This is a predicted structure of a 1482-nucleotide RNA (small-subunit ribosomal RNA) from an uncultured Pseudomonadota bacterium. The RNAcentral record of the sequence draws on ENA, Greengenes and SILVA. Its Rfam family is "Bacterial small subunit ribosomal RNA".
């Protein structure tokens, strides 16, 4: 320190996730041992039981209870019963001290708290401490105790005895206290100094043989602990904006240990609040703990430090100290106990119990230490507190075993079957003894005594590898992979996201990898997140500039100089508890823990200094700002008047059939005179031309001319003022358009409305009419994409080229040039920026100040305030839900977007298909089966270049299981020929000939072929072409597609490849940040076209010769031809245009601009066909999904399509004669002459292994005759008959022949196909396959042999450029609303229930305080009567609680209703993304 995730892909912005650490944890598996530390985070629920505060006999009266000791009695003479406070104690009482500490908890509390740093001249302070003094005289009581007695108990009552260190009174007291008065000090006096008046103590008491000691009693100090008061700092939340009557301040008294509104009375109206008051909600605070680099952030277990609180409200006694956890009263819920009358109680001590709870311990031991009380001490108490005891809850050590051991044991696991991996791991040898376990020794912790821990730690010895490993995870992030299973199931996830038949992502194994007595998981924090940015973020377009001003707080602010010294700095000093945190040493065997020191606690305060910035604060100064003076520009505002063009209407002329209106209509107007055109009239709105990137205003916005008032800016000129300024949260004002009130106005235009089209439908878009409204006063509203999507000011920071307004300056004096101040454009460096881009009119460098912003959705909504007539505005959530929303730019791809350019794409020809009937192929049906496969172009005469049987894969029946087939194989036999008999066959029984062959050590051995038990294994046209190889089709013979260096650009990516010619072409040229190459074009390869050379048999035949007149022969090799090499053609050449490739023409030429056609198919697309051609992975089947064998199906038939024949006729049927090819293909064969047959064909067998024979008569054409326009002498399909041929077989189901039969059709609807030259369109021929044939298919062959092309507007394919996008499985894309179902969570809602505050009135406990007795009373006075004091009832104030009624918040439920979100394929349209088909959006 970063990582994963939006996109094809890129950069940014932005969320979510994840690796780290950490916890009073829980939950899962697991679990060997010490050692230090933690351990109810929930119910401040409820609590049995026992324990947690006592002590002092050296304060006292005493003497229950124990012992002891005297005395007495009894007797079983050592026991027991009695009596004595006599002793050592001592229960319960009176008295002191203590209980206010120690110990729990965190409910309350946003300040009466707490940190910190001050003040107390406004207080206290038991017990220690020091220091002066002192302690004198007397008095009544009183509980215990006794009697009597009340009660069921708790508890009392009357009487009568008694004691103190209990109480009281007197005396004495300079120093205390109260008041005076006088004098100092000092900023203040309650200080000090002196005087006078009043007031005020005490236990000579305990102890002791003596001193002592311990204590009383007043005052002054000290120490401690405290109370009070200041300042800062210390959650949220303004959807809480106003609170406040003791409330704010005074004067006087009360009361406090002290100051105050603390309390009263009485005056005054004050105080508090946007620097946040009043309210709600939450919440103990620190030190520190956790995390982080650190600022910062969450946190407040355990240790400490304050602080509250003890069942819940209230209260005060006591006391030094409490309004008091183990105290009192009083009310209140709740529990027990009760005799029903009353009465007890308060674990948030320590243990422990229910309870709740995901969760959290023992009703332990001891006071040995350590502290504490209490005591003179000894000692007692102490669940504080030392220990112990249960929990892997943490943290920290330790073990679980060391060496050796195999080219490597078994299992297991995987495998390509060879082998690998577990793995030196194991066995197996030697060692070793931490631990464990027994046996024995045994502490420090203790200063004199005393040890619960504890026979613990530790040491020794003995035994024996013995007693001791697991847990998560292995797709990326993140270290670690294969097999099986499963088959979008079961399941799994932190986030991307895995499972739909090969899952490294489920489960499950074998292997690894990390951690290790733990390991995962979950909650939480903080980190990473600079993801609330102080360190450290942004705001044109991603979230984000208020719409635009003025202007109050507030914050910021120009130069000199001088003072001060608040900020600042620097120094010093206090103070920041300890502990922790850092470092150093140290000590437990190391750590973990702990002990010592030391830094540091970044803080707050006090003092002394600095004086440059800041602020204050005096004094000037002119540069910011403002006034002034001039002349000039504007659609600046406001009002009043006035024009003219149109537009419509009215009226009144002319004048007819029309007119509007649209893409085309129609509604509509018009013969009751439109429209048109001429004249006047009314009205009411806007204000062509000018006009501009112009101009003016703060914005919104302003345009006919005048005129009146008025606001502002710029320039000049530099007189005047001396900082007078920027910016602005609240406030105020203006603020387009709609709209809203009132009253006018109304031509024109035009929501809503109607009609008329459009359309599938149109509540739209078109059009014909229209009301509100637009207009105009005067009054609301307060919004807009109020956009420059850019706040306002000030300053700097390259130019250029324009326009508006004002100046200057020059001369040639102009419609001139420069210079300049100001607006307001275009381009642009710098620089900025994600990139677009901005660029002296900043988005660039700086400075002030506001305003916003923090992930899509929900939602700018609910609710609650404001404002508003309303409409709605502002102000503003929160459940839920997602993993993304977005910004900019690439690169495709797409546009009912642009521009070029090409193609039988279109146009202009020709001939078809679509109607007929056939034939073929598909789909549909049918079927026992009609086997599969192709499906838009790129499936359909396709796979199949031939289904009667076979083929065959399909049904049906019969049969077979090592199998038709291959390879190992025990065994026998050569191999093989054939006869019979059953059966539809396969198959089955019985037979019959028949003994090779090579080597040989004669013994056998081999090869081959048949048999053949077992068994390994064959076999599958069964599945997946979406696991895959090869092959192929499309785009497309389209001109594309790429690389390499370089360069741009953060990057994806561009450049090249674009551009300006040019071409069939990314072909070539120029020009350029490219230069170059590849794969594709084009060329090289084949045929045809021309000529040479070569070579002449089966071909040929000019001349010569024969001739049966047929190159038939002899001869030749000239010529055709044949087949082998050459040669030719390059825009070479001439003319013109062109810079230049090149293009037009032209010549020559067989062929001219690629000469024609083939073969050749670039990166890639379609998961594009193929597992049934073949190869193949995995799955599935194994007496069957494998094999035979027969027999039927692949040819069915209502019907829909495609691809062809054949035709519908005279350019033609027919019948007769006649004439010319070119490729082919033949020995299981092609078959001649020659005979039969009408005829398919039969019989025959020359000849040919082919340039030699033969299929082989081409045919259309030619001539000739005949039909004469018709369902015909067109058509021929159907159907009868009779027949040939093939072949085992022709029924299903075959061709082809004669004879008869002669349908449907007379040129095709909508639509749609192919062809640019030897093509089209026609006419025949061959050939594969193949016994035969469905053959009209399919592939070649030639023969006759055309129209046409203005030309690219359009249709459709493509290709370059630009452009726009919300696409990118890429428009067959993406995507919105309603409705309909389901679920979640919200808002409204009669109202209901509850909880909190609060106000008002009632009652009014206990209590202090006030009042107070006619009742009651020991101390003192007394004149003895009674005072003096004091108690009591009782009465008031204040008040807990309770009670009645009203408000405010909040919390749950709520019929019924509103959006909202998810959700698999559900209805309807199709609004947005392209000109999204009416540009979109506010």
């Nucleotide at each position: 320190a970063g990582a994963g995730u939006u996109u094809g892909a890129u950069c940014c912005u932005g969320g979510c996730u994840c690796a780290g650490a950490g916890u009073g944890a829980a939950c899962g598996c697991u679990g060997g041992c010490g050692g230090c530390g933690u351990g109810c985070u929930u119910a401040a629920c409820a609590c049995a039981u026992g324990c947690a505060a006592g002590u002092c006999g050296a304060a006292c009266g005493g003497u229950a209870a124990c012992a002891g000791c005297a005395g007495g009695g009894g007797c079983u003479u050592g026991c027991c019963c009695c009596u004595g406070g006599c002793u050592g104690a001592c229960g319960a009482g009176u008295g002191g001290c203590g209980c206010a500490c120690g110990g729990g908890u965190g409910a309350g509390u946003a300040a009466u708290g707490u940190a910190u740093a001050g003040c107390u001249a406004a207080c206290g302070u038991g017990c220690c401490u020091c220091a002066u003094a002192g302690a004198g005289g007397g008095g009544g009581a009183u509980a215990a105790c006794g009697a009597c007695u009340g009660g069921a108990a708790a508890c009392g009552g009357u009487c009568g005895c008694u004691a103190a260190u209990a109480c009281c009174c007197c005396a004495u007291a300079c120093u205390c206290c109260u008041u005076a008065u006088a004098g100092u000090u000092g900023a203040g006096a309650c200080g000090c100094u002196a005087u006078a008046a009043g007031g005020g103590a005490a236990a000579u008491g305990g102890u002791u043989u003596u001193u002592u000691c311990c204590g009383c009693u007043a005052u002054g100090g000290g120490a401690u602990c405290g109370g009070g008061c200041u300042a800062u700092a210390u959650g949220g939340u303004a959807u809480c904006a106003g609170c406040u009557u003791g409330u704010u301040g005074g004067u006087g008294a009360g009361g406090u240990a002290a100051u105050g509104g603390c309390u009263c009375a009485c005056c005054a109206a004050g105080g508090c609040a946007a620097u946040g008051a009043c309210g709600c909600c939450u919440a103990g605070c620190u030190g520190g703990u956790c995390u982080g680099a650190g600022a910062g952030g969450a946190u407040g277990a355990u240790c400490a430090g304050c602080c509250a609180c003890a069942c819940u409200g209230g209260a005060a006694c006591u006391g030094a100290g409490a309004c008091a956890c183990g105290g009192u009263c009083c009310a209140g819920a709740c529990u027990c106990c009760u005799a029903c009358g009353g009465g007890a109680g308060g674990c948030a001590g320590c243990a422990g119990u229910g309870g709740g709870g995901a969760a959290u311990a023992u009703u332990g031991c001891a006071c040995a230490a350590u502290g504490g009380a209490g005591g003179a001490a000894a000692c007692u108490c102490u669940g504080a507190u030392g220990c112990a005891g249960c929990a892997a809850c943490g943290c920290c050590g330790c073990g679980u075993g060391g060496a050796g051991g195999a080219u490597g044991a078994c299992g297991c696991c995987c495998u390509u079957c060879g082998g690998g991996g577990u793995g030196u791991a194991a066995a197996c040898u030697c060692c070793u003894u931490u631990u464990a376990u027994a046996u024995g020794g045994g502490a420090a912790g203790a200063u004199g005594a005393u040890g619960a821990c504890g026979g613990u730690a530790c040491c020794a010895u003995a035994u024996g590898a013995a007693u001791a490993a697991g847990c998560a995870c292995c797709g990326g992030c993140u270290a670690a992979c294969u097999c099986c299973g499963u088959g979008c199931c079961a399941g799994c996830a932190g986030c991307c996201g895995c499972g739909g038949u090969a899952a490294u992502a489920c489960g499950g194994a074998g292997g690894g990898u990390g951690c290790a007595a733990g390991c995962g998981u979950u909650a939480c924090u903080c980190g990473g997140a600079a993801u609330c940015a102080c360190u450290g973020g942004g705001c044109g377009u991603a979230a984000a500039g208020c719409g635009c001003g003025c202007g109050c707080a507030g914050g910021c602010g120009g130069g000199u100089a001088g003072u001060a010294a608040a900020g600042u700095c620097a120094g010093a000093a206090g103070u920041g508890a300890a502990a922790g945190c850092c470092c150093a040493c140290a000590g437990c065997u190391c750590a973990a823990c702990u002990g010592u020191g030391g830094a540091a606690c970044u803080g707050c305060u006090u003092c002394u200094g600095a004086a440059a910035c800041u602020c204050a604060u005096u004094a000037c100064c002119u540069a910011g700002a403002g006034u002034c003076u001039g002349g000039g520009a504007g659609a600046g505002g406001u009002a009043a008047g006035u024009g003219g063009a149109a537009u419509u209407a009215g009226u009144g002329g002319u004048g007819u059939a029309g007119g509007g209106g649209u893409a085309a209509a129609a509604u509509c107007c018009g013969c009751a005179g439109a429209g048109a055109u001429c004249a006047c009239u009314a009205g009411g709105a806007a204000u062509a031309c000018c006009a501009a990137a112009a101009g003016c205003g703060a914005a919104g916005g302003c345009a006919a001319c005048u005129u009146a008032c008025u606001g502002g800016a710029a320039c000049a000129g530099u007189a005047c003022u001396g900082a007078c300024g920027c910016u602005g949260a609240g406030g105020u004002g203006c603020g387009a358009a709609a709209g809203c009130g009132u009253g006018g106005g109304g031509a024109g235009c035009a929501a809503a409305c109607a009609g008329g089209a459009u359309u599938a439908g149109a509540u739209a878009c078109c059009c014909u009419g229209g009301u509100a409204g637009u207009c105009c006063a005067c009054g609301c509203c307060c919004u807009a994409a109020a956009c420059g999507a850019u706040g306002u000011u000030c300053a700097c920071u390259a130019g250029u080229c324009g326009u508006c307004g004002g100046g200057a300056u020059g001369c040639u004096a102009g419609u001139c040039a420069u210079c300049u101040c100001g607006g307001u454009g275009a381009u642009g460096c710098a620089c900025u920026u994600a990139a677009c881009a901005g660029a002296u009119u900043a988005a660039g460098u700086g400075a002030a100040c506001c305003g916003c912003c923090u992930g899509g959705g929900g939602a700018g909504u609910a609710c609650g305030g404001u404002c508003g007539c309303a409409a709605g505005a502002u102000u503003a959530a929160a459940a839920c839900u997602c993993a993304a929303a977005g910004g900019a730019a690439u690169a495709g791809a797409c546009g009912g977007g642009g521009a070029c350019c090409c193609g039988c794409a279109c146009a202009a020809g020709u001939g078809g298909u679509g109607g007929a009937g056939c034939a073929u192929g598909u789909g549909g049906u049918u079927u026992a089966a009609u086997u599969c496969g192709a499906a838009g172009a790129u499936a359909c005469g396709c796979g199949a270049a031939g289904a009667a049987c076979c083929u065959u894969a399909c049904c049906u029946a019969g049969c077979c299981u090592u199998g038709a087939c291959a390879u190992u194989g025990a065994u026998u036999g050569a191999a093989c020929c054939u006869g019979c008999u059953a059966g539809a066959g396969a198959u089955a029984g019985c037979g019959g000939g028949g003994u090779g062959c090579c080597c040989u050590u004669c013994g056998g051995g081999g090869a081959g072929c048949a048999u053949g038990a077992a068994a390994a294994c064959a076999g599958g046209u069964g599945c997946u072409g979406c696991a895959c190889g090869g092959c192929u089709g499309u785009c497309g013979u389209c001109a594309g597609c790429u690389c390499g260096u370089g360069u741009c650009g953060u990057g994806a990516g561009a450049u090249g490849u674009u551009g300006g010619g040019u071409u069939a072409a990314g072909u070539c040229c120029c020009g350029c940040a490219a230069c170059g190459a590849g794969c594709g074009c084009a060329a090289c390869c084949c045929u045809c076209g021309u000529c040479c050379u070569u070579a002449g048999u089966u071909g040929c035949u000019a001349g010569c010769a024969g001739u049966u007149c047929g190159g038939c022969u002899g001869a030749g090799c000239a010529c055709u031809c044949u087949a082998a090499g050459g040669a030719g053609a390059c825009u070479g050449c001439c003319u013109u245009c062109g810079c230049a490739a090149g293009g037009a023409g032209g010549a020559g030429g067989a062929a001219g601009g690629u000469g024609a056609g083939g073969a050749c198919g670039a990166c890639g697309u379609c998961a594009a066909g193929u597992c049934a051609u073949c190869a193949u992975g995995g799955c599935c089947c194994u007496u069957a999904u494998g094999g035979c064998u027969a027999g039927g199906g692949c040819u069915a038939c209502a019907c829909a399509c495609g691809u062809g024949c054949u035709a519908c006729a005279a350019u033609g049927g027919g019948g007769c004669g006649u004439a010319c090819a070119g490729a082919g293909u033949g020995u299981u064969g092609c078959g001649a002459u020659a005979c039969c047959g009408c005829g398919a064909g039969g019989u025959g067998g020359a000849g040919c292994u082919a340039a030699u024979c033969a299929c082989u008569u081409a045919a259309a054409g030619c001539g000739u005759c005949u039909c004469u326009c018709a369902g015909u002498u067109c058509g021929g399909a159907u159907u009868g008959g009779a027949g040939u041929c093939u072949g085992c077989a022709a029924c299903u189901c075959g061709a082809c022949u004669c004879c008869a039969u002669g349908a449907a059709g007379c040129u095709g609807g909508a639509a749609u196909c192919a062809c640019u030259a030897g093509u089209a369109a026609u006419c025949g021929u061959a050939g594969a396959u193949c016994a035969g044939c469905a053959a009209u298919g399919c592939u070649a062959c030639g023969g006759u042999g055309a129209a046409u092309a203005c030309g690219u507007u359009c249709c459709c394919g493509g290709g370059u450029c630009c452009u726009g996008u919300a696409c990118u499985c890429a428009c067959c894309g993406c995507c919105c609303g309603u409705c309909a179902c389901a679920c979640c969570a919200u808002g409204g809602g009669a109202g209901u229930u509850g909880a909190u505050u609060u106000c008002a009135c009632c009652c009014g406990a206990a209590a202090u305080c006030g009042g107070g007795a006619a009742g009651c009373c020991a101390a003192c006075c007394u004149u003895c009567g009674g005072g003096g004091g004091g108690c009591u009832a009782c009465c008031g104030c204040u008040u807990a609680c309770g009670g009645u009624g009203g408000a405010a918040u909040u919390a749950g439920c709520g019929a019924c209703u509103g959006g909202g979100g998810u959700g698999a394929a559900g209805u309807c349209g199709u609004a947005a993304c392209a000109a999204g088909g009416u540009a979109a959006c506010c």